[in-house]
């Protein structure tokens, strides 16, 4: 000087996953499931069904390839074009369509920058 490693502080990305307090935990706020009636289906059945989730489908003996879709700081929202990245995995136990009243759970974990154009909201300075 470069990198790479640790711990602190900030700023920031994905996610619901943050705040706040009297901190054993208990609020707010966010997020998911489970439940009437009408409607919807009448088609499951140990060939099983569901759920969160962006992650569903195809091909291939396999490595793998493609695809639904989904992500991607520079004040925020939201569209559009191109790059690049993901396209997982968990759970419920035979059992659940929507669903008001009621009722049950979650509030983690992993990371560090990509350029142009449109519009709409707001804020800073100046006159």
């Nucleotide at each position: 000087u470069a990198a790479u490693u640790g711990c602190a502080u900030a700023c920031g990305c994905u996610g619901a996953a943050u705040u706040c307090u009297u901190u054993u935990a208990g609020a707010a706020g966010c997020g998911g499931g489970g439940g009437a009636a009408c409607c919807a289906a009448u088609u499951u059945u140990u060939u099983g069904g569901g759920g969160c989730g962006a992650a569903u489908u195809c091909c291939g003996u396999a490595a793998g390839g493609a695809u639904a879709g989904g992500a991607u700081a520079a004040u925020u929202c939201u569209u559009u074009c191109a790059g690049u990245c993901c396209g997982a995995g968990c759970c419920c136990g035979g059992c659940a369509g929507c669903u008001a009243a009621c009722u049950c759970c979650g509030u983690a974990g992993g990371c560090g920058u990509u350029g142009a154009a449109a519009g709409g909201a707001g804020a800073u300075a100046u006159u």
This is a predicted structure of a 127-nucleotide RNA (c-di-AMP riboswitch aptamer (ydaO/yuaA leader)) from Defluviitalea raffinosedens. The organism belongs to Defluviitalea, within Bacteria. The prediction has a mean pLDDT of 80.